[in-house]
Molecule: transfer RNA
Organism: Akkermansia sp.
RNA sequence: GCGGGAGUAGCUCAGUUGGUAGAGCAACACCUUGACAUGGUGGAGGUCGUAGGUUCAAGUCCUAUCUCUCGUA
Numbered sequence: 001g002c003g004g005g006a007g008u009a010g011c012u013c014a015g016u017u018g019g020u021a022g023a024g025c026a027a028c029a030c031c032u033u034g035a036c037a038u039g040g041u042g043g044a045g046g047u048c049g050u051a052g053g054u055u056c057a058a059g060u061c062c063u064a065u066c067u068c069u070c071g072u073a
Base pairs, nucleotide, nucleotide: 001072002071003070004069005068006067007066010025011024012023013022019056028042029041030040031039049065050064051063052062053061
């Protein structure tokens, strides 16, 4: 340089044929305890890597680009 894969919550990952973004863990508050741990309950936390395009509607389709990773000469 060329080709493939990945990028979504603090972390690990889902997200079906385009139709109002979710789970587990962590953190926080409360319950339980004399106290801690364990356990239980609850809410919060996201401009879906970035910038454009298509569409009534985009995490999903198209283009460019950035980072990581694999392959190749």